The prediction has a mean pLDDT of 80. A computed fold for a 586-nucleotide part of an RNA from a Microbacteriaceae bacterium, annotated as large-subunit ribosomal RNA, domain I. The organism belongs to Microbacteriaceae, within Bacteria.
Context: one part of a larger RNA
């Protein structure tokens, strides 16, 4: 030098742990914002920082509750000043404050800053200072008001929890790639997918048949499961990919526009009456008809076609309809049915809480939750803690109570809101218009232009009104269904930033969230944006007084604990590396 062996150094695997994460399940909750938000800057405790918490009332103020013995957030003590059974700190609900900055909004502005104007006030002249208030666009309403006479535009004044901005996914509507796949590619495909915009909810959207079916029938919409990877479609490649019908969940159906009537504007057009006030009869008031258009009230809502219209049956009480009489007509109430509105009590829950069963001795140990001995409870033997494996020590767990205040759910229902029921007739009048259609260009439909229905849509043409229109996959006949161009409509479904309980053949500090730790922190980057690493003394700091050595650092005693090779470089304590000693080989 190298084997071996012992004992150390450095490292920081491994074990063991858990404060943190990841996945679900079940209920809530599902929006905040000009009455100024989400997110921030900056103050802000008796002492520096850095999270928390709050705002110049600043780890807090008030009020009502719980609640009971200590407190004055953590990191973290420490000295100091206080509070508290006259009830503090805390824990809920309601207020009160809430600097600046941010849609940000009196103007500007390089966010958290600067400069104003009106009105009050400190404080009186002024200067300074404090409190309201002053943006913009909409809608209401009222006042002015051009070209221009009526008028319109335009200005102006008040009012308005009207709008703006955020927000994790889910929803809707516009726009909208490729990389890939076809083993290359262009049609196709990835895909109406990311992604970008705009918009809105607690869900959106959809929706009450111009369906769907097949000679028999269903009867808005939505999910789900089947039908079925099947009919279809496709350089018939690679792929794309249904309905209906059956089982299911939930379950709901409603309003208008037309015709006709009244009423009130307008505009035309004709005239000085011919009227008109509901009909007849006296009576009285009193001067305009017509046609066409908007506005408002009735009326009307449908496919065995339905309404208007015309006739006519049935209804209770009151007012209106110049006046009396009779007949009519309108309106209101009452009774009866309905509401998608909705207050109080009432019950239930939510936001604090309360009570809550049963164990001892010995032995080992640092320490009993352990071992023996001998008992208890149990509607509780889930869990955690406690100096070791604790049903009986603590907190709890089952169980059973609890709310002054503010939310919320059902039930009943005071109040309000809406609504008369047939019958005949078949003459005349309505039944959604640049709409259906259609021709050309696209585009959704399983359908990629095909024999292409059906749906959306640019442009151009362009209908009918019930003996009418549309559909049943080209068109036609017949047959059957069904009434489009208007509007609203809970549930059954999608998600979960976010609260609550609970659970895992999930993770255990190179894992799990990128972050158990001053983590979106340190740092990189003009910027968008990227983005770390780092956990463990002990049962308890009991964190080593006191000596000595040494400038210190570090170490020897001593001392604390069960243990110091557990000494803040701390459980444990592996390799790789460094090394001390002894032995053997060379």
């Nucleotide at each position: 030098a190298g084997c071996a062996c012992a004992c150390g150094g450095u490292g920081g695997a491994u074990g063991c742990c858990u404060u943190g994460g990841c996945a679900a399940u079940a209920g809530g909750a599902g929006c905040c914002g000009a009455a100024g938000a989400a997110g921030g800057a900056c103050g802000u405790a008796g002492u520096a920082a850095u999270c928390u918490g709050c705002g110049a009332u600043a780890a807090g103020c008030c009020u009502c509750g719980g609640g009971g013995a200590g407190u004055u957030g953590a990191u973290a003590a420490a000295c100091g000043a206080a509070c508290c059974c006259u009830g503090a700190u805390c824990c809920g609900a309601g207020g009160a404050u809430u600097u600046c900055c941010g849609a940000a909004u009196g103007g500007g502005g390089a966010a958290a800053c600067c400069c104003g104007g009106c009105u009050g006030g400190a404080c009186u002249a002024g200067a300074u200072u404090c409190a309201g208030u002053c943006a913009c666009c909409c809608u209401c309403a009222c006042c002015u008001g051009a070209a221009u006479a009526u008028a319109u535009a335009g200005g102006g004044u008040g009012a308005g929890c009207g709008g703006a901005g955020g927000g994790a996914a889910c929803g809707a509507c516009g726009g909208g790639a490729a990389g890939u796949g076809a083993a290359a590619c262009a049609u196709c495909u990835c895909a109406g997918u990311a992604c970008c915009g705009u918009c809105a909810g607690g869900a959106a959207g959809a929706g009450a048949a111009a369906a769907c079916a097949a000679c028999a029938g269903u009867g808005a919409u939505u999910c789900c499961g089947u039908u079925a990877g099947u009919a279809g479609u496709g350089g018939c490649g690679a792929g794309c990919g249904a309905a209906a019908g059956c089982g299911g969940a939930a379950g709901a159906g409603g309003c208008u526009a037309a015709a006709c009537c009244a009423g009130u504007c307008a505009u035309g057009u004709g005239u000085g009456a011919u009227a008109g006030c509901u009909g007849a009869u006296a009576g009285g008031c009193g001067u305009u008809g017509c046609a066409u258009g908007g506005c408002u009230g009735g009326g009307g809502u449908u496919g065995u076609g339905g309404g208007a219209c015309u006739u006519u049956u049935c209804a209770g009480c009151a007012g209106c309809u110049c006046u009396a009489u009779c007949a009519g007509g309108c309106u209101g109430c009452a009774a009866g049915a309905g509401g998608a509105g909705g207050a109080a009590c009432c019950a239930g829950g939510a936001u604090a809480g309360a009570c809550g069963a049963a164990c001892g001795a010995c032995u080992u140990u640092g320490a009993a939750c352990a071992g023996u001995c001998g008992g208890u409870c149990a509607u509780a033997g889930a869990g955690g803690g406690u100096g070791c494996g604790a049903a009986c020590c603590c907190c709890g767990u089952a169980g059973u109570c609890g709310a002054a205040a503010u939310c919320u759910u059902g039930u009943c229902u005071a109040c309000c809101c809406u609504c008369g029921a047939g019958a005949a007739g078949g003459a005349u009048c309505c039944c959604a218009a640049g709409u259906a259609g259609u021709a050309c260009g696209g585009a959704a439909c399983c359908c990629g232009u095909g024999a292409a229905a059906u749906u959306c849509u640019g442009u151009g043409c362009g209908a009918a009104u019930c003996u009418g229109c549309g559909a049943g996959g080209a068109c036609c006949a017949c047959c059957u269904c069904g009434u489009a161009a208007g509007c609203c409509u809970a549930a059954a479904u999608a998600c979960u930033a976010c609260c609550u309980a609970u659970u895992g053949a999930c993770c255990g500090a190179u894992a799990g969230c990128g972050g158990a730790c001053a983590a979106g922190u340190a740092c990189c980057g003009u910027g968008a944006g990227g983005g770390a690493a780092a956990g463990g003394u002990g049962a308890a700091a009991a964190g080593u007084a006191c000596c000595c050595c040494g400038g210190g650092a570090g170490g020897g005693g001593a001392g604390u604990g069960a243990a110091a090779u557990a000494g803040u470089a701390c459980c444990u304590g592996a390799a790789a590396c460094c090394g001390u000693g002894u032995g053997c080989u060379u």